The prediction has a mean pLDDT of 76.
This is a predicted complex of two RNAs, RNase P RNA and transfer RNA, with 494 nucleotides together.
Rfam match: Bacterial RNase P class A.
RNA sequence: CGAGUUGGUCGGGCGGCCGCGGCUCGGGGAACCGUGCGCUCACGCGCGCAGGCCCAGGGCCGAGGAAAGUCCGGACUCCACAGAGCAGGGCGGUUGCUAACGGCAACCCGGGGUGACCCGCGGGACAGUGCCACAGAAAACAAACCGCCUGAUGGGAUCCAUCGGGUAAGGGUGAAACGGUGGUGUAAGAGACCACCAGCACCCCGGGUGACCGGGGUGGCUAGGUAAACCCCACCCGGAGCAAGGCCAAGAUGGGCGCCUCCGGGCGCCCGCGCAGGCGUUCGAGGGCUGCCCGCCCGAGCCUGCGGGUAGGCCGCUAGAGCCUGCCGGCGACGGCAGGCCCAGAUGGAUGGCCGCCACCGUGAUAUCGGUCACCGGUAGCACGGAACAGGAUCCGGCUUACUUGCCAACUCGUCCG
RNA sequence: GCCGGUAUAGCUCAGCUGGUAGAGCAGCUGUCUUGUAAACAGCAGGUCAGGGGUUCGAGUCCCCUUGCCGGCUCCA
Numbered sequence: 001c002g003a004g005u006u007g008g009u010c011g012g013g014c015g016g017c018c019g020c021g022g023c024u025c026g027g028g029g030a031a032c033c034g035u036g037c038g039c040u041c042a043c044g045c046g047c048g049c050a051g052g053c054c055c056a057g058g059g060c061c062g063a064g065g066a067a068a069g070u071c072c073g074g075a076c077u078c079c080a081c082a083g084a085g086c087a088g089g090g091c092g093g094u095u096g097c098u099a100a101c102g103g104c105a106a107c108c109c110g111g112g113g114u115g116a117c118c119c120g121c122g123g124g125a126c127a128g129u130g131c132c133a134c135a136g137a138a139a140a141c142a143a144a145c146c147g148c149c150u151g152a153u154g155g156g157a158u159c160c161a162u163c164g165g166g167u168a169a170g171g172g173u174g175a176a177a178c179g180g181u182g183g184u185g186u187a188a189g190a191g192a193c194c195a196c197c198a199g200c201a202c203c204c205c206g207g208g209u210g211a212c213c214g215g216g217g218u219g220g221c222u223a224g225g226u227a228a229a230c231c232c233c234a235c236c237c238g239g240a241g242c243a244a245g246g247c248c249a250a251g252a253u254g255g256g257c258g259c260c261u262c263c264g265g266g267c268g269c270c271c272g273c274g275c276a277g278g279c280g281u282u283c284g285a286g287g288g289c290u291g292c293c294c295g296c297c298c299g300a301g302c303c304u305g306c307g308g309g310u311a312g313g314c315c316g317c318u319a320g321a322g323c324c325u326g327c328c329g330g331c332g333a334c335g336g337c338a339g340g341c342c343c344a345g346a347u348g349g350a351u352g353g354c355c356g357c358c359a360c361c362g363u364g365a366u367a368u369c370g371g372u373c374a375c376c377g378g379u380a381g382c383a384c385g386g387a388a389c390a391g392g393a394u395c396c397g398g399c400u401u402a403c404u405u406g407c408c409a410a411c412u413c414g415u416c417c418g
Numbered sequence: 419g420c421c422g423g424u425a426u427a428g429c430u431c432a433g434c435u436g437g438u439a440g441a442g443c444a445g446c447u448g449u450c451u452u453g454u455a456a457a458c459a460g461c462a463g464g465u466c467a468g469g470g471g472u473u474c475g476a477g478u479c480c481c482c483u484u485g486c487c488g489g490c491u492c493c494a
Base pairs, nucleotide, nucleotide: 001414002413003412004411005410006409007408008407009406012358013357014356015355016354017353018352020062021061022060023059024058025057027055028054029053032052033051034049035048036047037046038045039044064389068400069399071398072397073396074395075394076241077240078239079238083294085292086291088237089236090235092233093107094106095105096104097103108122109120110119111118112117123232124231128230129229130226131225132224145171146170147167148166149165150164151163152162153161154160155159179197180196181195182194183193184192198222200219201218202217203216204215205214206213207212245315246314247313248312254271255270256269257268258267259266260265273307274306275305276304277303278302279301286298287297288296289295308493309492322341323340324339325338326337327336328335329334360386361385362384363383364382366380367379368378369377370376371375419490420489421488422487423486424485425484428443429442430441431440437474445461446460447459448458449457467483468482469481470480471479
């Protein structure tokens, strides 16, 4: 210099004007709601209070690395406690990290790359069952289509035909054909036998927490694939989800009680819907452990249909497995300690718009410098253009997917120079 | 917002435990008819929503993405 690998990080900055949401500070306002006091038989009236509300203003804060997909795991809430077994679902090398996980780290094994490094849903196919289309003779306790060898019979016969036998070395089919090479052996052949190699099972020794690795021995000569097919083994899982759940207000030709009445009704207080049908109240409806069974528990309401009303407010709701810096332990994921910080809470849903300057990227021409000189690269100012993916909605840890670039660090390979 | 389902021919749907993608209607051509319809005979039409993986082989099994559809609020 060129070609790469891995990890991390940024996701424009500053200023001016206008605008939006939340919290907060003080100032003003008594029209309305609320509230206190006084007056009145009552209706109401008067005076006060800044809690809501209104007016103008100050201060602070105000989307993301993925806020997304909703694919996993938790927190939280309700289902009485959150039970056993079966069923069902999930997960799958080992050791660790973690609140937990299907996540992450390190290591092991297999595969790829010259290498840095990358990829792997990575338990079990001698527990059992199923499947392997087409082609092919045969697709799984193997199998004779061609071929090779051979017996008998016939034919003028080292050849051909028919019938029978042996043979998995060769051909051909297929994704896949029952170890490979060489030799012995044989009628031809064959782990039938032998040597080496590959691979399998078991045993022993050594190393490692472990997955596993290294070495030695014995055995039979060889074992197909598929578990993202059923299944077996080990481990995990109760269900629903913030529209969870809790509180308040309001509402209906509404219901109950009281008072008044000129019997038409009116007023006040309380409750919060009405009608029909079915099943139930200790002989237990219905519900809970989403299915089944057992066991246990709650239990006076439950189910269906028709009609009606309300489309308001508050809590949950944002201080948390939180963020930043430093030190310590650990290869690392991560953990511990100390100090500092407060960082959205909207509810038709707030972060925006315009202008200027700077920074970034691309293109164009110009100037200048360098080189391997019709070309390439660097630098400078100028002009034009560009700036992605996308936006909270209970919160958090991950994964996955989308995306304009740029920057930093470590490492590898190649070439050249010293 | 939270939770489910679905995507196959122009339309409506099959395709079961993986092995050459089918049916009905619609379309086109021909026969029949004076002509049309009906009937009969035949033909064409498919990125199985898109991408990746497992497998010899994927519409089917697994993962990701996209589109569409449905349910869930109060009195209760």